The prediction has a mean pLDDT of 76. Predicted 3D model of a 91-nucleotide RNA (Glycine riboswitch aptamer) from Alkalibacillus aidingensis. It matches the Rfam family "Glycine riboswitch aptamer". Rfam describes the family as follows. This family represents the bacterial glycine riboswitch. The sequence was found by an Rfam model in a public genome assembly.
[in-house]
RNA sequence: AUGAUUACAAGGGGAGAGUUCACAUUAAGUGGCGCCGACGGAGCAAAUACGAAAGUAUGAAUCUCUCAGGCAAAAAGACUCUUGUAUGACG
Numbered sequence: 001a002u003g004a005u006u007a008c009a010a011g012g013g014g015a016g017a018g019u020u021c022a023c024a025u026u027a028a029g030u031g032g033c034g035c036c037g038a039c040g041g042a043g044c045a046a047a048u049a050c051g052a053a054a055g056u057a058u059g060a061a062u063c064u065c066u067c068a069g070g071c072a073a074a075a076a077g078a079c080u081c082u083u084g085u086a087u088g089a090c091g
Base pairs, nucleotide, nucleotide: 006086007085008084009083010082011081012080013079018033020032021031022030023029034071035070036069040067041065042064043063047058048057049056050055
């Protein structure tokens, strides 16, 4: 400084999937079956490194899996917007 980027705080927005079965019986639970993808967790493409090769290691996502979580509301919620504080890249 017409302040990149990142972090934090406050406020706003914020999806999906069961009017299911049994037990319990006024609470929102336990179990079965079915299902969801947006906290978290796991998998890997390109690329890179090693290797003669097979292959091994590193390696992203709102992709894939569904362990955990979730499928009334509330809460949570990736991500995002505004403001503030700190940082201070290029110039």